[in-house]
Context: one part of a larger RNA
């Protein structure tokens, strides 16, 4: 964050599983780079008798790189290893920025591929052979690391691109920025019908581990340490900025939005990596579900939609990357259920409308009546005017500014910088809006004894019923039911729940 009853015209902006952290069919939510690599393949042109070759352009399964630790969800656990505020020293930080120094010479494996082959499938196996920015050896070392010193140690991709260069990358070191780990003080719900708790426990020494301080771990030594200023135990709970209320102090609360933390079927573990003990990676155990040829396999919506279930109760299996932002890329661009939009719900707030003017001493109907009349009531009819919505026609946005790409000019070394220019790109949307014509078109709900604004008649007769409290009803009920009339609020009204 509401739900329920009755009712319901429009728009804008918000907001929408509080319950089962229950189980999930289906689709989508993390890719990208051919300007890292060897291949495969398509198209065009040329050459060749032909197999084919060359050039240009496209596609891409695999290797490799970067990303996948962000973004998105949820609040189960957690009372402190969390959160908030203020500090601290013993640390790391991919990409980015600045500075500085380099990039020499070799070797190897393997996927793809080919051959054979296992399996129902998932997925493999053996052999052969291949590339790299993959792996590895040597060289070099300003600075760096170890060391008191002498000395010792350790790197790279001259790779891609281009006619060459530009440009983009590679390695060492220093600094910055950003992010993260760690430590301390204060603060942080209830129960004393929880009073004692603790053996890695408290401290020291040696050793180990870590990016890093530390019983963080371990061996030995000492016997400490915490506690009525509430330890330990139990219950409950993510915390905060804030939010609600209130004159404030306070009280209550933590939806949406923002920050932090924790979790990813339940539990444990490590690997890779700058960063994870990793939601859409891996391994093991457990529970559950599914496939199976019974040998064996597959899975994890607390991502976006959606389904079943639970529940008083909570939405579409929509559109687009146009904008903002993110990943990759030299770029064009690709991906993006982040996001921007649309859809549904009166769930909330706000705005607008349901007509305006005229119209009788006052129609009809209905109600009351002292039967004279009174009320509904300018209300209606009727006349005239205007013209939300809607219908038809015509027009029609802003959001797009750029950057990048293209062209031109200047400087320079044409590809860089600067200046100028043209042009493309809109999901929402033919929407919002504008003009013309037609078009009076859409009101309910609760109450009327007092509190508390609003009264009569009939029916009923302690019955049927009402009720927030006081209390009404037993034959003249302003309190029940109906009607007429009236009062309140209004596309809402009333009830219930919760807070002040």
């Nucleotide at each position: 964050u509401a739900a329920c009853g009755c009712u319901g015209g429009c728009g804008g902006c918000g907001u929408g599983c509080c319950u089962a952290a229950c189980a999930c069919a289906u689709g989508c939510a993390a890719g990208u780079c051919g300007a890292a690599c060897g291949g495969u393949u398509c198209u065009a042109a040329g050459c060749g008798c032909g197999a084919g070759c060359u050039u240009a352009g496209g596609a891409u399964a695999g290797u490799g790189g970067c990303g996948a630790a962000c973004g998105g969800g949820u609040g189960a656990g957690u009372a402190a290893a969390a959160g908030g505020u203020a500090g601290g020293a013993a640390u790391c930080u991919a990409c980015c920025c600045c500075u500085u120094g380099g990039a020499c010479g070799g070797a190897g494996a393997u996927a793809g591929c080919u051959a054979c082959u296992g399996g129902a499938a998932a997925c493999g196996g053996u052999a052969g052979g291949u590339a790299a920015a993959c792996u590895u050896c040597g060289a070099u070392a300003a600075g760096c690391c170890c060391g008191a010193g002498a000395g010792g140690g350790g790197a790279a991709a001259g790779u891609g691109g281009u006619g060459a260069g530009a440009c983009a990358g590679c390695c060492g070191a220093g600094g910055g920025a950003u992010g993260a780990g760690c430590c301390u003080a204060c603060u942080c719900u209830c129960c004393a019908u929880c009073a004692g708790g603790u053996a890695g426990u408290u401290g020291g020494u040696g050793a180990g581990a870590u990016a890093a301080a530390a019983g963080c771990u371990u061996a030995c030594c000492a016997a400490g340490c915490c506690g009525a200023u509430g330890a330990c135990g139990g219950a409950u709970a993510a915390c905060c900025g804030g939010u609600g209320u209130g004159a404030g102090a306070g009280c209550a609360u933590g939806a949406a939005c923002g920050g932090u933390c924790a979790c990813a079927a339940g539990g444990g573990c490590a690997c890779u990596g700058a960063g994870a003990g990793a939601c859409g990676g891996g391994c093991c155990c457990u529970a559950c579900u599914c496939c199976u040829a019974c040998g064996g396999g597959a899975g994890g919506c607390a991502g976006c939609a959606g389904u079943g279930g639970g529940g008083a109760a909570u939405c579409u299996u929509g559109g687009a990357c146009a904008a903002u932002g993110g990943g990759c890329g030299a770029a064009a661009g690709c991906c993006u259920g982040a996001u921007c939009c649309a859809g549904c719900g009166a769930c909330g707030c706000c705005g607008c409308g349901u007509g305006g003017a005229g119209g009788a001493a006052g129609a009809a109907g209905u109600c009351c009546u002292u039967c004279g009349g009174g009320a509904u009531g300018u209300a209606a009819a009727c006349u005239u005017c205007u013209g939300a919505a809607c219908u038809a026609g015509c027009c029609g946005a802003a959001u797009a500014a750029a950057a990048g790409g293209c062209c031109u000019g200047u400087g320079g070394a044409c590809a860089c910088a600067c200046a100028g220019g043209a042009g493309a790109a809109g999901a929402a949307a033919g929407u919002a809006g504008g003009c013309u014509a037609g078009g009076a078109a859409a009101a309910g709900u609760c109450c009327c004894g007092g509190c508390u604004a609003a009264c009569u008649a009939c029916g009923u007769g302690c019955c049927a019923g009402c009720a927030g409290c006081c209390g009404c009803g037993g034959u003249a009920a302003g309190a029940c039911g109906u009607a007429g009339g009236g009062g309140g609020c209004a596309a809402g009204c009333g009830u219930u729940a919760c807070c002040c």
Small-subunit ribosomal RNA, 5' domain from an uncultured bacterium, 500 nucleotides, folded computationally. Its mean pLDDT, the model's own confidence on a scale to 100, is 83. The RNAcentral record of the full RNA draws on SILVA. Rfam family: Bacterial small subunit ribosomal RNA. Gene Ontology terms of the family: structural constituent of ribosome and ribosome.